[in-house]
RNA sequence: GGGUCUAUGGCUCAGCCUGGUAGAGCAAUCGGCUCUUAACCGAUAGGUCGGGGGUUCGAAUCCCUCUGGACCCA
Numbered sequence: 001g002g003g004u005c006u007a008u009g010g011c012u013c014a015g016c017c018u019g020g021u022a023g024a025g026c027a028a029u030c031g032g033c034u035c036u037u038a039a040c041c042g043a044u045a046g047g048u049c050g051g052g053g054g055u056u057c058g059a060a061u062c063c064c065u066c067u068g069g070a071c072c073c074a
Base pairs, nucleotide, nucleotide: 001073002072003071004070005069006068007067010026011025012024013023020057028044029043030042031041032040050066051065052064053063054062
C1' cells in the first nucleotide's frame, strides 16, 4: 500500500441479507421461598445500536466517509 471480517445495556450475543416502536442470557436492584446461604420463582432499572453525513414517510438494518479492533496479501 491492497483486501476481508468486526463495533448493539456492565459482560457474552441475537436482530442487519428482506428498513417498520431495540431484544435474550448472565450480572445488578427489589421481592417471594428458605432457619440461613445457594438454587429456584416473580418484578424493576439499564443501550436509542463506534463518530459524522446521505437516501427514505421511516435506518441498528441501505449508501458514503472517518475511527478502534482482528486477520490475510505485498
Source information
This is a predicted structure of a 74-nucleotide RNA (transfer RNA) from a Candidatus Woesearchaeota archaeon. Rfam family: tRNA. By type it is a transfer RNA. NCBI's taxonomy places the organism under Archaea, Nanobdellati, Candidatus Woesearchaeota.